Predicted 3D model of a 72-nucleotide RNA (transfer RNA) from a Candidatus Dormibacteria bacterium. Its mean pLDDT, the model's own confidence on a scale to 100, is 82. Its Rfam family is "tRNA". Rfam classes the family as a transfer RNA. About the family: Transfer RNA (tRNA) molecules are approximately 80 nucleotides in length. Their secondary structure includes four short double-helical elements and three loops (D, anti-codon, and T loops). Further hydrogen bonds mediate the characteristic L-shaped molecular structure. tRNAs have two regions of fundamental functional importance: the anti-codon, which is responsible for specific mRNA codon recognition, and the 3' end, to which the tRNAs corresponding amino acid is attached (by aminoacyl-tRNA synthetases). tRNAs cope with the degeneracy of the genetic code in two manners: having more than one tRNA (with a specific anti-codon) for a particular amino acid; and 'wobble' base-pairing, i.e. permitting non-standard base-pairing at the 3rd anti-codon position.
C1' cells in the first nucleotide's frame, strides 16, 4: 500500500429508512435478624468522526479515525 468485517448505555449484544431496545451490571424499594437469592420499580446512550441522499438515516451514500482478519 490493496480488500473485507466490524463500531449501538458499564458490560455482551438486537434493531437492514419512520423519534434506540433486551440481558447482565447498577440504584431505590418490598421480603429477611443480616447478607444472597426473588419480586416490583428507576437512571443511564442523540448509535466511533465529519459530510451527503431523504419528508425522514443507527439503517443508504462519501470521506477520515479505531479494532480485527486476508492478500502482496
Nucleotide at each position: 500500500g490493496c480488500c473485507g468485517g466490524c463500531g449501538u448505555g458499564g458490560c455482551g449484544c438486537a434493531g437492514u429508512g419512520g423519534u434506540a431496545g433486551c440481558g447482565c451490571a447498577g440504584c431505590u424499594g418490598u421480603u429477611u435478624u443480616g447478607u444472597a437469592a426473588a419480586c416490583a420499580g428507576c437512571g443511564g446512550g442523540u448509535c466511533g468522526u465529519g459530510g451527503g441522499u431523504u419528508c425522514g438515516a443507527a439503517u443508504c451514500c462519501c470521506u477520515c479515525c479505531g479494532c480485527c482478519g486476508g492478500c502482496u